[in-house]
Context: one part of a larger RNA
RNA sequence: UUGGGUUUAAAGGGUGCGUAGGCGGCCCGUUAAGUCAGCGGUGAAAUCCCACGGCUCAACCGUGGAACUGCCGUUGAUACUGGCGGGCUUGAGUUCGGUCGAGGCGGGCGGAACUGGUGGUGUAGCGGUGAAAUGCAUAGAUACCACCAAGAACCCCGAUUGCGUAGGCAGCUCGCUGGGCCGAAACUGACGCUGAGGCACGAAAGCGUGGGGAGCGAACAGGAUUAGAUACCCUGGUAGUCCACGCCGUAAACGAUGAUGACUCGAUGUUGGCGAUAUACUGUCAGCGUCCAAGCGAAAGCGUUAAGUCAUCCACCUGGGGAGUACGCCCGCAAGGGUGAAACUC
Numbered sequence: 001u002u003g004g005g006u007u008u009a010a011a012g013g014g015u016g017c018g019u020a021g022g023c024g025g026c027c028c029g030u031u032a033a034g035u036c037a038g039c040g041g042u043g044a045a046a047u048c049c050c051a052c053g054g055c056u057c058a059a060c061c062g063u064g065g066a067a068c069u070g071c072c073g074u075u076g077a078u079a080c081u082g083g084c085g086g087g088c089u090u091g092a093g094u095u096c097g098g099u100c101g102a103g104g105c106g107g108g109c110g111g112a113a114c115u116g117g118u119g120g121u122g123u124a125g126c127g128g129u130g131a132a133a134u135g136c137a138u139a140g141a142u143a144c145c146a147c148c149a150a151g152a153a154c155c156c157c158g159a160u161u162g163c164g165u166a167g168g169c170a171g172c173u174c175g176c177u178g179g180g181c182c183g184a185a186a187c188u189g190a191c192g193c194u195g196a197g198g199c200a201c202g203a204a205a206g207c208g209u210g211g212g213g214a215g216c217g218a219a220c221a222g223g224a225u226u227a228g229a230u231a232c233c234c235u236g237g238u239a240g241u242c243c244a245c246g247c248c249g250u251a252a253a254c255g256a257u258g259a260u261g262a263c264u265c266g267a268u269g270u271u272g273g274c275g276a277u278a279u280a281c282u283g284u285c286a287g288c289g290u291c292c293a294a295g296c297g298a299a300a301g302c303g304u305u306a307a308g309u310c311a312u313c314c315a316c317c318u319g320g321g322g323a324g325u326a327c328g329c330c331c332g333c334a335a336g337g338g339u340g341a342a343a344c345u346c
Base pairs, nucleotide, nucleotide: 003318004317005316006315007300008299012314014201015200016199017198021194022193023192025088026087027086028085029084030083031082033081034080035077036076037075038074039073040072041071042070049065050064051063052062053061054060091191092188093187094186095184096183097182098181099180100179103177104176105175106174107173108172109171110154115149116148117147118146119145120144121143125136126135162169163168206247207246208245209244210243211242215241216240220236221235222234223233258313259312260311261310262309263308266291267290268289269288270287271286272285273284274283295302296301319346320345321344328339329338330337331336
C1' cells in the first nucleotide's frame, strides 16, 4: 500500500459555519466527454509466456507464434454517468398560524444563610476531633435579640424533565435576541449532503490590566496522627474563585459511539404540538427514557435515539516502551498548545 477496522481491544476531529473537492431527487429532449462495440494505425529489439529446433543435457542460443493488458484515429451504440436545454415537487428553503423551553445578552429587584460591624441581654467557656491540640474568649467570646454593611450563590418547585451545535444553561422580573416543534400547503423549484484547508465558538485551571473579596480555599503556617507524614483530620490562610476588557484553546470536551439520508417486529413511561373529544381511551409528528423481535457483537451489550441492513462525504487506527518526547516550523505575554519522529529496546 491493499485489506481490515474505530462504544469498552490501536482508532470519531471538543463543537459549529463553510472554501476547494467528492457525492447527489423525478420526467422529457439534445449532445456523445466518460462507457461499450467494429475497423485502421501504433505499441522497436531484447526480456516474459507457448511451440519447435541447435550445442551429448541444461544453462545458453535460434525460428515462429502469442503477448505487450496501452495510446491515437475513425465509424457506430446511448442504458448508465457527465455537459446543455425544458419541465416537476416528494429533498431543501420561504411564508402564514399556533406553541415550547434553566437557549443567549443587558438592566432592575428579592428572600434565606454565612461573615463582619454597632447596640442590647448574659457569663465562662466556645470551637474542633476517633480522641485531642493549635485557635477564639473575663480587654466579656460562644449563645440569643435588633439594626447596619458587603460579597457570592439561588432552598423548596426539581424530574427518570426542559433548552442549546458543543462547551454549557436554574431566584423573580423587564428589554433586546437566536432556535426548535406542530399545523396549513400559499411561494421558490434540487437551491441538496459532506466538508481537506480556513474561520468562529469553546468547561475548569492559568495569564495581563483594573476593580471586588462574604464564604470557600491550591501555596503557606501551626496543631494532631505516624517509625516518618513535605498527606489524609483540625485551626488559620495568600493566589484564586466574582466583575470588566484582552489572552490561553486544553479535558474522562464522554453516549469514550462523526455528519446526512433510506430501510428493518413490538411493549411501556414521559415532554411539546396536532387530530378526535365526554372526564376515559386512542391516532399522528417531533423529542427524552426503559424493556425487547429480527439482526449484529469477542463478550459486556446494541437493538427505529443501532453498535442492525445499505449509500455518500470527512476524520482517525496499523504491536508495547521510547513519546505525545526530541528536532524543525506555526501560535502564545508566559504557562504552554498544535504538528510530530528516530536510535534503542521487548